[in-house]
The prediction has a mean pLDDT of 88. A computed fold for a 93-nucleotide RNA from a Gemmatimonadota bacterium, annotated as c-di-GMP-I riboswitch aptamer. It matches the Rfam family "c-di-GMP-I riboswitch aptamer". Rfam's curators write: GEMM was predicted in a large-scale screen for bacterial structured RNA regulatory elements. It was read from a public genome assembly, where an Rfam model found it. NCBI's taxonomy places the organism under Bacteria, Pseudomonadati, Gemmatimonadota.
Formats: sequence, structure tokens, C1' cells
RNA sequence: UGCUGCUCAGAGCAAACCCGUCGAAAGGCGGGGACGCAGAGCCACGGAGCUAACGCGAGCCGAUCCGCUCGCCACGCUCGCCGGGCCGCCAGC
Repeated sequence: UGCUGCUCAGAGCAAACCCGUCGAAAGGCGGGGACGCAGAGCCACGGAGCUAACGCGAGCCGAUCCGCUCGCCACGCUCGCCGGGCCGCCAGC
């Protein structure tokens, strides 16, 4: 330096759920808690997925506004869905 994660060491992270908090929501953050993780460290870049506030369209309505309902939409979100990029621990070869 490359490949691999069978083995060793010391560490690390923390799903569900509960509490608090931010958010329209998805979800984030903090505390508790451990299902798991060799990158479960970082980056939403490609794909995929989630949500739909704003906006657009339709309906209801006396009313092109307001309000309510429905549909579409990411500029929102997920790196613990997959791929890619960056950085990194130990061991084996």
C1' cells in the first nucleotide's frame, strides 16, 4: 500500500419503546434504553423510500376571497435502504 473481516485488543455507535423538546408532517435533537452495527463515522451526489407545509388543480359553498375536503408536487426528510465519494481503529493475508 492492496485485499479480507475467520481470529485478538482497546474502544465506539445505539433500533424498537418511554420521557422531554423542535417541526404542518416525515423526521431531528437531548435523556433513558439495546435490536443490532467493522465504518450504524461524515457527505442527500445517483437510485429508492417517507412526508406534503407552501404552491397548483378539482369539489363543496351565494361567493374567483375565506373556510373545509380530495388529488398532484420537495425546495422537507431518511447515510441504521442500496450505490458512490471523503476520512478512520484493530487483526489476518